[in-house]
């Protein structure tokens, strides 16, 4: 620091996602040790049990028991226990410590201040004092009630408990006086003997008392410290779909109350107070130091630790006290739990443990007061779940270990493999070492110093002594814990996992699976070769952990202060006027609020940072420093902002003159046209459309002429990217009223300005209300057409409406999709308005200023397109708006409206995109140019018939398989009776029918024959042997048997492949290098102007070149020459059986080699002086002469695994292989391709003529003879220019037929044959005789062909034993037509649009149907919360009363009275409760509404191309 993801690719916008860090975590797998920390985030849910606050006998009275001892009469007594326990009075503490975060949006917290408006127990310092009396109440005893808890009555008693009195300062109140101060009076108002010590004096004399001494208490005052209360400035979450709130409310006066100010409370008076700088209301929340993150600014959080606050079952209340409205106190009410004798009682873990419940989830009913701290105490000490420790938990951080070195036969084994090897891997083993952790044994801490006691020394005080203070010494004290640490022994022995490996993101292979199972953070994997699933091997990362999930910040500049935007991506309000607010010209005096510099205080500690120190290190702990960016305070500065003073004219405005204008409003006027009415002329149509019809018209239309009525609009004249207006908008002419802008000129005011949240006004069309008006047009509606339908487009009609007046509505693609203002930054060129100077008689032209309105364009900006002084450039200022798509401008709420509806405006849920601009393609019922038998013009066919053949379908045991638009279908098949053959049935074989290697055993192999069998095959017999060898023996080849490697497969996958092929298409295209342009994809070149069959060539050009294609080079053919002469010719000569037959010849034809020839070379014209085109000459041939071979980059996952090759998978006594028979030949049907016909341009018969190219020895096979014929016989000749196939046919001549289902046509069938072949039944071809079907030129539709072509005629060949209407080749005869490119099809180039890119066979919309999800509405039902009015009203406090009760003081002899008080009663206030009615906010709900999502549903075709 970035990355992935929208696209075919690109740039941008924009969201989603990831990599990082963190956590009080949880879950999964795994787990050796230690240290330091942490541990109910949920139910402030309910709690069994134990403990968590007591202490003081040196304040007081009273005072056991067990046990022990002594005595005993054995009944007991005494001593001890005992300065006891337990309890009571009294004092102090219990308001600390500990817990929790429910409530609280608040002076609650933070920070800085104030308190002259206050309090403060214990503690410290200091001053003074502590006199003398009195009366009670507990405990206790007796007794009553009660189940209990407890309560009552009577009686006794002490105090540091309580009450008077004395004493005095101070404080308080009042008064006087007043500068400060002082004085007087009044009221109130203190306090001990508690224990210790000493013995000089006094008394008894062991020792006590008095006394003395100090201590601890106590009282009053002053001060301090600490703590607390109150007040104030500033800061502190979300919602405006909460906009108005408030009656103690705001203030005053008086009183009450408090420690104290204050409406804190009450009475009275006034009517205020708060609020868009967000009152009030709703939601959420303890606040902070800090923690996490981040570069920072920020954002999120507020566990542990620390400060503050609040709370203690829920609500209310006070008491005590220095302090509480009190967690382990009280009273009342409520809910809950428990006890009960049913009368009544008890309780409050959000203390520590622990239990249940909830939950994904959070520990022991532990030890100790040894340390630290706290309470009480003089102290010992007691208490202390604070605390210190231990236990549990990998919850976190940190540290350590699981060994170290050496070790290559690179072991075995696993995995992979191209079978060679590679890898795990120095890893292991082996050898040599070490000893942390673990285990055993031993030794063994720091934390402890105090207090206290004793001893010694010194000191203050005192008459002295003890005591007291200080120091030293000794003694005593450890839960943790026999723990840490250390030493010895022991053995490499006991100690490694988890996640990941498609990209992001480090890490790859095999197997299994087969859109299944599954994975997934995003993109996305999986449909038979998955690095993405699962397993394995290997690897990568981290490591006692590793992953996952959740949450926070980051990345995210994706809320933008730092640091974003708004023409088209989301985003400028439709426009103006203007309030608050924000911002604001020049000069100047001053102030010091902002600002800047400094001082002081504070900013708790901890944390973070730096430097040290301590645990072996680290985590951790600790010391010091820095920092805490803040607030306050004081001093200073005066540039800038602000405030204030005075001034200025340039901003702004006013006045004057002038012209321009569809600016607005009102009234009037005008002509043209449409329609209607009347009349004339006139007759059969008119109208309308793509074509029609509805409609009008013989009752006279349309047309035409004249007259009239009425409404609306003002001519594509002027008229113009001309004018005016803020926008909407404004267009005949005239008049009146009225707004604004502009130009010029001086004068005046003196910043008066800009913007503008709310607010107010204007605001097209449509629509609404009331009343008019209504010619034309025209939603709705009706009819006619169109159509599959046509609730549309087209046509005929036609009502609202359109028009006017008044009033609403308030929206538009209200657009320049561009808010307003000011300043500034190259130009060029139009138009409109008003000027200026020069010049002119005047005008024009030219120059120039201001305003407005256009075009082009520089810099700049922009993602690009574009914009560009009319900015989208550069700046300032103000307002509005945006933050992924959908849901949705929807719902709810509010406001507005008569309604329609408008304004404001969400969420759940869902997707990983949605989008902008540009690029390349493809496509278009877009455009331009061009080509092709593409159409047109012609000729002949197909589609109808019969047959042949292929296919589909059907059938079948099998009808083997493949090919399916063009580009499958007489295709693979250049030839299925067996074979072929892959299929079916049946019979056999299993190293196999063929290939190849090895070793073992045996045998020759072979040839001939017999038997069984459908055959394969089985079986039997006979015969015979190579080489080296003297024999034994060995060995080669061949072969049999069993075995091992392995064969074999027309089995699957053409979507794993090679090769080959088809197709676009013989179309003219497809690319590259360098350069240039562009952010980029890409462009340029290759576009343009011509031309061509051609990206063929020329010219031009930021391109210059090049490659693959085109063309040419190759073959055939057309002319000529030459070479050669086995056919050819008799041309020439001779012979002749008259046949080139023979001799002879090679001239010609021909054959087949080599050459020539054609190149726009020549002429004319056109064209740009080009390329090239048109015409002509010559020539056998002329502009590519004709034909062939040749097929660019690529497309179609085109075809072929059944030609061949080949990966993978599958079969292996079978999916291999051999054999017989069958099938591929089936047959209701459908299609393709053909043949033959339908006849007279023909058919039959007879005669007669002319080819080319081929083939032939397993062959072609002549003549002759036989047969009607197929053919037979025959065998000459021929390995072929020699012989043969071989007859060419159409043609020509002659004749018959005469328009018929025929002398056309030949199917079908019967019979008889021929040939091939082992064999023609299924299932061959041909011949003869007989039979003689359909068919009379073929519907819609459709095919071929542009010249030696179509058409027509025959010939040959391949395959092949035989089989050809197919295929290929060959020649004979031999046409017609092309105006032309509008249309159909296909293609090329340029351009345009695009929402397509699987590319139009594309994309895509809505209803309906089904499933599912969330939401709205809803009669209601049911919670929470709250307002107003009311009822009831506990406890408590306060007020009143107080006839009952009544110790202290007082009067008094007493009785009694008084003062002060208590109970009771009562009033005020009020919690809970009750009942009534509203608000807000949840849950739920019949029915209902739309929305989202879903692989294939239905109906249509709305949008994207001019999307028809």
């Nucleotide at each position: 620091a970035g990355a992935g993801u929208u696209u075919g690719a690109u740039c941008c916008u924009g969201g989603c996602u990831c990599a990082g860090a963190g956590c009080g975590a949880a879950c999964g797998u795994u787990a050796g040790c230690g240290g330091c920390g942490g541990g109910c985030u949920u139910a402030a849910c309910a709690c069994a049990u134990g403990c968590a606050a007591g202490u003081c006998g040196a304040a007081c009275g009273a005072g056991a028991a067990a046990g022990g001892g002594a005595c005993u009469u054995c009944g007991g007594u005494c001593c001890u226990g005992a300065u006891u326990a337990a309890a009571g009075u009294g004092g102090c503490g219990c308001a600390c410590g500990g817990g929790u975060g429910a409530g609280u949006a608040a002076c609650a917290c933070g920070u800085a201040g104030g308190u002259a408006a206050u309090c403060u127990a214990c503690c410290c310092u200091u001053u003074g004092g502590c006199g003398g009396g009195g009366g009670a109440c507990a405990a206790c005893a007796u007794u009553u009630c009660g189940a209990a808890a407890g309560a009552g009555a009577u009686g006794c008693u002490a105090a540091u408990a309580c009450c008077g009195c004395a004493u005095a300062a101070g404080a308080c109140c009042a008064c006087g006086a007043a500068c400060u101060c002082c004085u007087u009076g009044g009221a109130g108002g203190a306090a001990g003997u508690g224990g210790g010590a000493c013995c000089u004096c006094u008394u008894c004399u062991u020792g006590a008392a008095a006394g003395c001494u100090a201590c601890c208490a106590c009282c009053a005052g002053a001060g301090g410290a600490u703590g607390a209360g109150c007040c104030u400035g500033c800061g502190u979450c979300c919602c405006a779909u909460c906009a108005g709130c408030u009656a103690g409310u705001u203030g005053g006066u008086a009183a009450g109350g408090u420690a104290a100010u204050g409406g804190c409370u009450u009475a009275c008076c006034a009517a205020g107070g708060c609020a868009u700088a967000g009152a009030c209301g709703g939601g959420u929340a303890g606040c902070u130091g800090g923690u996490c993150u981040g570069a920072g600014a920020g954002g999120a959080c507020g566990a542990u630790c620390a400060g503050c606050c609040a709370c203690a079952c829920u609500g209310g209340c006070a008491c005590u006290g220095g302090a509480a409205c009190a967690c382990g106190g009280g009273c009342c009410a409520g809910a809950c739990u428990c006890c009960u004798a049913c009368g009544g009682g008890a309780g409050g873990c959000a203390g520590c443990a622990g239990u249940g419940a909830g939950g994904a989830a959070u520990a022991u009913u532990g030890g100790g007061c040894a340390a630290u701290g706290g309470g009480c105490g003089a102290a010992a000490g007691c208490c202390u779940g604070a605390c210190c420790c231990a236990g549990c938990c990998a919850c976190g951080c940190c540290g350590c270990g699981u060994g170290u070195g050496u070790g290559a036969u690179g072991a075995a084994g696993g995995c992979c493999u191209u079978c060679g090897g590679g890898u795990c891997g120095u890893a292991a083993a082996g050898c040599a070492c070490u000893g942390u952790g673990g285990g055993g044994a031993g030794a063994g801490a720091c934390g402890a110093a105090a207090c206290u006691a004793c001893g010694c020394a010194g000191g203050a005080g005192g008459a002295a002594a003890u005591g007291c203070c200080u120091g030293c010494g000794u003694a005593c004290u450890g839960a943790c814990g026999g723990u840490a640490c250390c030493u010895c022994c022991u053995u490499a022995g006991c100690a490694a996992g988890c996640a990941c490996c498609g990209g992001c993101u480090a890490a790859c292979u095999c197997u299994g699976u087969g859109c299944c199972a599954g994975c997934a953070g995003c993109c996305g994997c999986g449909g038979u070769a998955a690095u993405a699933c699962a397993g394995a091997g290997g690897g990568u990362g981290c490591a006692a952990a590793c992953g996952u999930u959740g949450c926070u910040c980051g990345g995210a500049u994706u809320u933008a202060c730092u640091g974003g935007g708004c023409g088209u991506a989301a985003a400028g309000c439709g426009c103006g006027u203007g309030u608050a607010g924000g911002c604001g010209g020049a000069c100047u005096c001053g102030c010091a609020a902002g600002u800047c510099g400094g001082u002081u205080g504070u900013g708790a500690a901890a944390u973070c940072c730096c430097u040290g120190g301590g645990c072996u290190c680290a985590a951790c702990c600790u010391a010091g420093g820095a920092a805490c960016u803040g607030c306050a305070u004081c001093c200073g500065a005066a540039a800038c902002u602000g405030c204030u003073u005075g001034u200025c004219u340039u901003g702004a405005g006013u006045a004057a003159u002038g012209g321009a204008g569809a600016g607005g409003g009102u009234g009037g006027c005008g002509g043209a046209a449409u329609u209607c009415c009347c009349g004339g002329u006139g007759u059969a149509g008119a109208g309308g459309u793509g074509a029609a019809a509805u409609u009008c018209g013989u009752a006279g239309a349309u047309a035409u002429c004249g007259g009239g009525a009425g409404g609306a609009a003002c001519a594509u004249u002027c008229a113009g990217u001309g004018g005016c207006g803020a926008a909407g908008g404004c267009g005949g002419c005239c008049a009146c009223c009225u707004g604004g802008a502009c130009a010029u000129u001086u004068a005046c005011u003196g910043a008066c300005g800009c913007u503008g949240a709310g607010a107010c006004g204007c605001g097209a069309a449509a629509g609404c209300g009331u009343g008019g008006g209504g010619a034309g047009c025209a939603a709705a509606c009706a009819g006619g057409a169109u159509u599959a339908g046509a609730u549309a487009c087209c046509c005929u009609g036609g009502u609202a409406g359109u028009c006017c007046a008044c009033g609403c509505c308030g929206u538009a693609a209200a657009c320049g999709a561009u808010g307003a203002g000011c300043a500034u930054u190259a130009g060029g060129u139009g138009c409109a308005g008003c000027g200026g100077a020069u010049a002119u008689u005047g005008a024009c032209c030219g120059c120039u200023g201001c305003u407005g309105u256009g075009c082009c364009g520089u810099a700049g900006c922009u993602a690009a397109c574009g914009u560009g002084u009319u900015a989208a450039g550069u700046g300032c200022c103000c307002c509005g708006c945006c933050u992924g798509g959908g849901g949705a401008g929807u719902a709810c709420g509010g406001c507005c409206g008569c309604a329609a509806g408008g304004c404001u405006g969400a969420a759940a849920c869902u997707c990983a995109a949605a989008g902008g601009a540009a690029u390349u393609g493809a496509c278009g019922g877009g455009g331009g140019c061009c080509c092709g038998c593409a159409c047109a013009a012609g000729c002949g066919g197909u589609g109808g018939a019969g047959c042949a053949u292929g296919u589909g379908g059907u059938u079948u045991a099998a009808u083997u398989c493949g090919a399916c638009g063009c580009a499958a279908c007489g295709c693979g098949c250049a030839g299925a009776a067996c074979c072929u053959u892959a299929c079916c049935u049946g019979g056999g074989c299993u190293u196999g029918a063929a290939c190849c290697g090895c070793g073992g055993c045996g045998g020759a192999c072979g040839u001939g024959a017999g038997c069984a069998g459908a055959g394969a095959u089985g079986u039997u017999c006979a015969u015979u042997c190579u080489c080296c060898u003297u024999u034994c023996g060995g060995u080669u080849g061949c072969u049999g048997c069993a075995g091992u490697a392995g064969a074999g497969g027309u089995g699957c996958u053409g979507c794993a492949u090679g090769g080959c092929u088809g197709u676009c298409g013989u179309c003219a295209g497809c690319u590259c290098g360098u350069g240039u342009c562009g952010u980029g994809a890409g462009a340029u070149g290759u576009u343009g102007g011509g031309u061509u069959a051609a990206g063929u060539c020329c010219c031009g050009c930021a391109a210059c070149g090049a490659g693959c294609g085109c063309a040419a080079c190759c073959c055939c053919u057309g002319c000529c020459u030459u070479u050669a002469g086995u056919u050819g010719c008799c041309a020439u000569c001779a012979g002749u059986u008259c046949g080139g037959c023979u001799g002879g010849g090679c001239a010609c034809u021909c054959u087949a080699g080599a050459g020539g020839g054609a190149c726009u070379g020549c002429c004319c014209g056109g064209g740009c002086c080009a390329a090239c085109c048109g015409g002509g000459a010559g020539g056998a041939a002329g502009g590519c002469g004709g034909g062939g071979a040749c097929g660019a980059c690529g497309u179609c996952a085109a075809g072929u695994c059944c030609u061949c090759a080949u990966g993978g998978c599958c079969c292996u006594u079978a999916u291999g292989u051999c054999c017989a028979g069958g099938g591929c030949u089936a047959c209701a049907c459908a299609c393709g391709u053909g043949c033959u016909a339908c006849a007279a341009u023909g058919g039959g018969c007879g005669g007669u003529a002319c080819a080319a190219a081929g083939a032939g020895u397993u062959g072609c096979g002549a003549a002759g003879c036989c047969g009607c014929g197929a053919g037979g016989u025959g065998g000459a000749g021929c390995u072929a220019a020699u012989c043969u196939c071989a007859a060419a046919a159409a043609g020509c001549c002659g004749u018959c037929c005469u328009c018929a289902g025929u002398u056309c046509g030949g199917a079908u069938c019967g019979g008889a044959g021929u040939c091939u072949g082992c064999a023609a039944c299924u299932c061959g071809a041909c011949u003869c005789c007989g039979u003689g079907a359909a068919g009379g030129u073929g519907g819609a539709a459709u095919c071929g062909c542009u010249a030696g072509u179509a058409a027509u005629c025959g010939a040959a060949g391949a395959u092949c034993a035989g089989c050809a209407c197919g295929c290929u080749u060959c020649g004979g005869u031999g046409a017609a037509u092309a105006c032309g490119u509008u249309c159909c099809c296909g293609g090329g180039c340029c351009u345009u649009g695009u929402a397509c890119a699987c590319a139009c066979c594309g994309c895509c919309c809505g209803u309906c149907a089904c499933a599912u999800c969330a939401c709205g509405a809803a009669a209601g039902c049911u919670g929470g919360u709250u307002g107003c009015a009311c009822c009831u009203g506990a406890a408590a406090a306060c007020g009143g009363u107080g006839a009952g009760c009544g110790a202290a003081c007082u009067c008094c002899u007493a009785a009694g009275g008084g003062a002060g008080g208590c109970a009771g009663c009562u009033g005020u206030c009020c919690a809970a409760g009750g009942a009534a009615u509203g608000g807000c906010u949840g849950g739920u709900a019949a029915c209902u509404g739309g929305g989202g999502u879903g692989a294939a549903g239905u109906c249509g075709u709305a949008a994207c191309a001019a999307g028809g």
Molecule: small-subunit ribosomal RNA
Organism: uncultured prokaryote